[in-house]
């Protein structure tokens, strides 16, 4: 340095649920305690596909000087624990 991998032995993380709050139209995120499904990168990262949301627009219904609602389309929003790129990375063994 490079390639396997978790068999050890140090660690890490934190689905999902409940406790206190928070951001935000949602979708989702943060922050704080327990308890733990899993995860060898369950470390960063929104470049590529895929999901998920619809506040604003755009249509259309309802209503009838047009208010509130519904419906369909749409990401400038969101998921890294969907996959795939990229970047750093303990530890063993070769």
């Nucleotide at each position: 340095a490079u390639u396997u991998g978790u068999u050890a032995a140090a660690g890490g993380c934190a689905g999902c649920u409940c406790c206190a709050g928070g951001u935000g139209a949602a979708a989702a995120c943060c922050u704080u305690g327990a308890g733990u499904c899993g995860c060898a990168a369950a470390g960063u990262c929104a470049c590529c596909g895929g999901u998920c949301u619809a506040a604003g627009g755009a249509g259309c219904g309802c209503a009838a000087u047009a208010g509130c609602c519904g419906c369909u389309c749409u990401a400038u929003g969101a998921c890294a624990g969907c996959g795939g790129a990229a970047c750093c990375g303990c530890c063993a063994a070769a």